[in-house]
RNA sequence: GGGCCCGUGGCCUAGUCAGGAUAUGGCGCCAGCCUUCUAAGCUGGUGAUCGUGGGUGCGAAUCCCACCGGGCCCG
Numbered sequence: 001g002g003g004c005c006c007g008u009g010g011c012c013u014a015g016u017c018a019g020g021a022u023a024u025g026g027c028g029c030c031a032g033c034c035u036u037c038u039a040a041g042c043u044g045g046u047g048a049u050c051g052u053g054g055g056u057g058c059g060a061a062u063c064c065c066a067c068c069g070g071g072c073c074c075g
Base pairs, nucleotide, nucleotide: 001074002073003072004071005070006069007068010027011026012025020058028046029045030044031043032042033041051067052066053065054064055063
C1' cells in the first nucleotide's frame, strides 16, 4: 500500500442480507414482595439519536461515500 470482517445501554447480544416507523434478550443497577437477615425466587422500573461525519430517500442500525478504532490475510 491492497483486501476482508467487526463497532448497537455499564457489560454481552439479536435485528443489517431483502429500509417501514414504539431497537431484542440476558447480566447488572434501583424499588417493592417474600425471608428473622442475606442469597435465591417473583413483580415493576432503569438506561443505547446503533463508532464519527456526510449523502440517497417519504422514511436509515440497515443502502452509498469518507474517516476513526479493533482483528485477520496479502504484498

Predicted 3D model of a 75-nucleotide RNA (transfer RNA) from a Thermoplasmata archaeon.
Rfam family: tRNA. By type it is a transfer RNA. Its family is annotated with triplet codon-amino acid adaptor activity in the Gene Ontology.
Model confidence (mean pLDDT): 81 of 100.